[in-house]
Molecule: c-di-GMP-I riboswitch aptamer
Organism: Paenibacillus flagellatus
Parts: sequence; structure tokens; C1' cells
RNA sequence: UGGAAAAAAUGGCAAACUCGUUGAAAAACGGGGACGCAAAGCUACAGGGGCUAAGGCGGAACUAAUACCGCGAUGCCAGCCAGUUGCCCGA
Repeated sequence: UGGAAAAAAUGGCAAACUCGUUGAAAAACGGGGACGCAAAGCUACAGGGGCUAAGGCGGAACUAAUACCGCGAUGCCAGCCAGUUGCCCGA
């Protein structure tokens, strides 16, 4: 100088479930609660992927509808991949 890199320490976040609120829903926020996470920090207009489908459009049916089917984000997911920033330490 390069490679590899456990253990340790201060702490952090918070799944499912549940209560309340908002929402058409997905989901979000707050309380409880911990499955786990070395980025489970941030970013949804860097990109990919996923969820929902109110309004809208088309269809079916009917001439009754608060009902059925399909398309489809402007809505949502970062604890799916990813981009980006960062704590401690160095057997």
C1' cells in the first nucleotide's frame, strides 16, 4: 500500500396482530406490540417491479339498482430489486 474482515460498543428502527383516525381501496398516521433489520435512513420524477381502481372509458344486463366484467393512476408500496447518504470497529 492492497485484499479480507469476525467479535465488540453507543444506540436506532419496528413485522404480524390489535385499538383509534383518514381514505373508495391499496394504504397512511398515532398508541400498544416485536417478526426481524448493518442502512428496515432518505428517494416513488434516476430506473425496474408490485398493490388498489374512486372518478373516467368500454362491455354485459336492465329500463330498477347502492349490482357484474374488463381497461386503467393522477392514488399507494422503500421491510421487493435498486439509486443515494451515513454510525462504530478492524481479531